[in-house]
RNA sequence: AAGGUGGAGCGGUCUGCCGCCCGUCAAAGGGAGGAAAGUCCGGACAGGACAGGGCAUCCCGCUGCGGAAAGCGCAGGUAGGGGCAACCUUACGAGGGCCGUAACAGAAAAUUACAGCCUCUGUGGAGGCAACGGUGAAAACGCGAGGCAAGAGCUCACGACGCAGCCCAGCGAUGUGCUGCGGGUACGGUUCCGGGACCUGCAAGACCAAAUAUACUGGCAGACGAGGGCUGCCCGCCCGAUGCCAGGGGGUAGGUUGCGAAGAUAAAUGGCAGGCUAGAACAGAAACCGGCUUACGGCUCCACCUUUUUU
Numbered sequence: 001a002a003g004g005u006g007g008a009g010c011g012g013u014c015u016g017c018c019g020c021c022c023g024u025c026a027a028a029g030g031g032a033g034g035a036a037a038g039u040c041c042g043g044a045c046a047g048g049a050c051a052g053g054g055c056a057u058c059c060c061g062c063u064g065c066g067g068a069a070a071g072c073g074c075a076g077g078u079a080g081g082g083g084c085a086a087c088c089u090u091a092c093g094a095g096g097g098c099c100g101u102a103a104c105a106g107a108a109a110a111u112u113a114c115a116g117c118c119u120c121u122g123u124g125g126a127g128g129c130a131a132c133g134g135u136g137a138a139a140a141c142g143c144g145a146g147g148c149a150a151g152a153g154c155u156c157a158c159g160a161c162g163c164a165g166c167c168c169a170g171c172g173a174u175g176u177g178c179u180g181c182g183g184g185u186a187c188g189g190u191u192c193c194g195g196g197a198c199c200u201g202c203a204a205g206a207c208c209a210a211a212u213a214u215a216c217u218g219g220c221a222g223a224c225g226a227g228g229g230c231u232g233c234c235c236g237c238c239c240g241a242u243g244c245c246a247g248g249g250g251g252u253a254g255g256u257u258g259c260g261a262a263g264a265u266a267a268a269u270g271g272c273a274g275g276c277u278a279g280a281a282c283a284g285a286a287a288c289c290g291g292c293u294u295a296c297g298g299c300u301c302c303a304c305c306u307u308u309u310u311u
Stems, first nucleotide, its partner, number of pairs: 001307010012276007020031003033282001037293002040291004045201004057197005062076005077092006093192002097190006114133001116129005141159002144156003161182006168175002205257004214249001216247006227239004277280001
């Protein structure tokens, strides 16, 4: 210098003019984000349900620490994958009884035998085998020796893997070493263990409270006709048991609160011009908080890796 890896941060600013919302008598003052987004987790708060216990169902699941909690964060472990590297990334309780699946290919995908090898034979076949060949993502641990009719963890040594025990290291998951045991695989379901889970969400909920109708209470009037219909009014005709006043509870409109150092009421947080400097990216609160995920032009800083060059 070029390319890259990991982490942290910023998310236009200034001037002029014109506006908007909250606030106030008027002023002053305040007015989107790192994600306000998706609404995916968790909480707080609120209402409902609920004596206590159990079953079922669902969620989480390596270890340590943090955290109110989390499908949360940080650090670490084991096994695997990617990268020359810095580094990135996936999986994760126990167990293996029962059930399921293992595409295509292949004889066979879990008690396997197509080709092949060996033995016997009446040459039709019968029995034994799993080394070697072929298929496949995967074929019953690798290699050597012994053994055998031929063979095979059948036996033995060494090694790999798994499990258990011991020593040491570590808080721990676990690791190094030693000893012993083991051999039909992988994944999923079922099972077991530990932890957790009631339902609904701020349009939750709380308070105040018209008009109209009215539960209930009191007073007055009323078959000696209250009240109503025909009607502008009176008379008349018809119907015939409630009517008026006051108090009053619940509920509705509406208001206040919940609600914030932006913040509500269909909804403000902006526009233009110019400079830096280039036509800033993704995008805009609707109750609050902690996370996760997704979107994002550009800029700054720190640590590290690879290649090349110079000293």